[in-house]
């Protein structure tokens, strides 16, 4: 340094589900709340796939699908 992740430490984020708001809608922001996650931390016309669709297409959405980036700590 790079691969790797434990009966390791520091922590961390938070699914369904529920209130309140926003949207057509998928959904998304706060509160609750805890399924789980070594990246469940960021990338969404400009990697793919998926999902809604007010008429259609998506420069609408979904990173907790896949994928690229970047990262804490440290045992075998």
């Nucleotide at each position: 340094a790079a691969a790797u992740g434990a009966u390791a430490a520091u922590g961390g984020c938070a699914a369904a589900c529920u209130u309140u708001a926003c949207g057509a809608a998928a959904g998304u922001a706060a509160g609750g709340g805890g399924c789980g996650c070594a990246a469940a931390g960021c990338u969404a016309u400009a990697g793919g796939g998926c999902c809604u669709u007010u008429a259609a297409a998506a420069u609408g959405g979904c990173a907790g699908c896949c994928a690229g980036c970047u990262a804490c700590c440290a045992a075998a």
c-di-GMP-I riboswitch aptamer from a Eubacteriaceae bacterium, 76 nucleotides, folded computationally. NCBI's taxonomy places the organism under Bacteria, Bacillati, Bacillota, Eubacteriales, Eubacteriaceae.